Record summary:
This is a predicted structure of a 479-nucleotide part of an RNA (small-subunit ribosomal RNA, 3' major domain) from a metagenome. Rfam family: Bacterial small subunit ribosomal RNA.

Context: one part of a larger RNA
RNA sequence: UGACGGGGGUCCGCACAAGCGGUGGAGCAUGUGGUUUAAUUCGAUGAUACGCGAGGAACCUUACCUGGGCUAGAAUGCAUUUGGACCGAUCCUGAAAGGGGUUUUUCCCGCAAGGGACCGGAUGUAAGGUGCUGCAUGGCUGUCGUCAGCUCGUGCCGUGAGGUGUUGGGUUAAGUCCCGCAACGAGCGCAACCCCUAUCUUCAGUUGCCAGCACGUAAUGGUGGGAACUCUGAAGAAACUGCCGUCGUAUGACGCGAGGAAGGAGGGGAUGAUGUCAAGUCAUCAUGGCCUUUAUGCCCAGGGCUACACACGUGCUACAAUGGGGAGGACAAAGGGCUGCUACCUGGCAACAGGAUGCUAAUCUCAAAAACCUCCUCUCAGUUCAGAUUGUAGUCUGCAACUCGACUACAUGAAGCUGGAAUCGCUAGUAAUCGCAGAUCAGCAAUGCUGCGGUGAAUACGUUCCCGGACCUUGUACA
Repeated sequence: UGACGGGGGUCCGCACAAGCGGUGGAGCAUGUGGUUUAAUUCGAUGAUACGCGAGGAACCUUACCUGGGCUAGAAUGCAUUUGGACCGAUCCUGAAAGGGGUUUUUCCCGCAAGGGACCGGAUGUAAGGUGCUGCAUGGCUGUCGUCAGCUCGUGCCGUGAGGUGUUGGGUUAAGUCCCGCAACGAGCGCAACCCCUAUCUUCAGUUGCCAGCACGUAAUGGUGGGAACUCUGAAGAAACUGCCGUCGUAUGACGCGAGGAAGGAGGGGAUGAUGUCAAGUCAUCAUGGCCUUUAUGCCCAGGGCUACACACGUGCUACAAUGGGGAGGACAAAGGGCUGCUACCUGGCAACAGGAUGCUAAUCUCAAAAACCUCCUCUCAGUUCAGAUUGUAGUCUGCAACUCGACUACAUGAAGCUGGAAUCGCUAGUAAUCGCAGAUCAGCAAUGCUGCGGUGAAUACGUUCCCGGACCUUGUACA
C1' cells in the first nucleotide's frame, strides 16, 4: 500500500421487511448429469454451465459409429508433358460413391512448321485436418457493475515503499456540486450530446383521413370534392428548481404551491472506466508451437446425436364455478409476403384440396385478435374439470416421415383436488393475465427466443437482521 475480520462508523441495492405471483408435488416439453451404446460428436459446470453455442439434428447439416471407396486428393494457382475437344448420349458392375468401357466432336493466328485459347489425363510444387494446447495468443464475450470509481503532470511531505491531490463539513443517482484545505490543474469514467416515447406548432397530403357540400349503393370514403380532424414523416417549440413560499453561508432540500401535456434525471433504450476471475471461446474467424499425410485428410450408403432403473435445472398445461361448453357482439399494436401472402367460390366434419382474383404492398393479403360483453347450459363430482397415453382413419411438406415430422377427425380418458424442507421474480402501465407477429425454416418436434399491443393490481413501517457493494477508520502470525 492492499486484502481480510462472527472490529467500528456512514450510505446504497427487490438485499431484508411489507405485498402479489410462482418453483419444489402431477403429466408433458426441453437442457444437463449419470447409465447404456458400434456411436450415443464437441464445447459450456457456484454466483458468471444446464429452452446455453443450436435464430430449426428425418437425408443434408454432422464434426460421431459401421461398412464401401479415393490418395496432388473436394476447391484454386504455377511449371513440364500428353490428348483433342469440353458438353452430351449410352453400356456393365455397385446400396451409392467409385471402378471399367463405347460413341460423336474443337476454335483463333499462320502458306507451313508452330504458337495461343479451352478442357481432360500424367508428373512435380503449394494441400488438407471441427486433431492437441484458451495455461503460448489476437479478436470477441460473461461477471463484479451502469457500481462510482481509476489515474496522471507539476508542486509539497517522507531515507524509502509511498503519501498528498481523491481526506474533512454538507449535498447528490453520481469523485454530482458547494465550502474548507499544501496543494494547483488535467485525463478515463458520471452527466449531457444520440434513438424511441408523452404535448403542441409549422410544412407536406397518397395508397391514409372525411367535418361541412353533392352523387350513388342492400351496404362500404364507393365517387366528385375537401385539407378541418385522425394519422403518416420532416422540421421546430417545450422543463431550467426557471417562478412563489419555508429552511440554509452556499450547493441544495421540502411544499395535495402556481403555471403546464409533462416537475425536479418525465418514462424507456443504446452507451460498460482502470482492473478482477491464468473466467469462456484454437468448433465463428485468425494465429505460434506440436501431431497427422494411402490418413487424425476426402467421397458415399445406412445408423447415431431422438437410447433410459434414475437425479437436477428451465418451462408449458392443469388440478376448476373469478370456471368449462354453446350461440351472438366489440376494441389493438408491431411485423411478414413474388420459388411468396392469398380475398372469393366449390368439395370435405376437419387438417386440406380444386378453381379463381388482387398485391413487388399506408392500396392487396396473412388477419380470426384473445382475454372482454350479452344470452343459454353445467351445480361441486375425479365431474360437461384436466388432458397424458393408446387404437383406427386421414391431410401436408419432402427423393424419402420405420428408427425420427407436424397437423386433422373419431374413439380412449392416466396422474392431478394447490404441492415438505427449501427457494425465485417483481416497486407502475410494473407484477399478474390475454392474445398477435417475426427470425431460423421444404416441413417441424417453438411450450423456446426476440418483439408488439389489450386488461391491469397490492405493498414499502423501516434499515435491527440475511446477501452483495461503496467510502472513512481500526487490528493483523496474510501478500